Background
The RNA shown here (transfer RNA) has 75 nucleotides and comes from a Candidatus Saccharimonadota bacterium. Its mean pLDDT, the model's own confidence on a scale to 100, is 80. Rfam family: tRNA. The family's RNA type in Rfam is transfer RNA.
[in-house]
RNA sequence: GCCGCCUUAGCUCAGUGGUAGAGCGCAUCCAUGGUAAGGAUGAGGUCAUGAGUUCAAUCCUCAUAGGCGGCUCCA
Numbered sequence: 001g002c003c004g005c006c007u008u009a010g011c012u013c014a015g016u017g018g019u020a021g022a023g024c025g026c027a028u029c030c031a032u033g034g035u036a037a038g039g040a041u042g043a044g045g046u047c048a049u050g051a052g053u054u055c056a057a058u059c060c061u062c063a064u065a066g067g068c069g070g071c072u073c074c075a
Stems, first nucleotide, its partner, number of pairs: 001071007010024004018055001026042005048064005
């Protein structure tokens, strides 16, 4: 330098053109003599950034940034 993949909650990851979810974690409550386990409720997201297409974009297109992998050239 070229090619491919990935970027979504604090962490690990789903998701799909039509209101964004799970597990773990966190908070409160229940329960217990107390702790753990257990149960209920809840908070938490500009879906990496910018632009485009569309009635509508997390999803499609382009660019950029970051990460991972492969290939190649020079020294």
The source organism's lineage runs through Bacteria, Bacteria candidate phyla and Candidatus Saccharimonadota.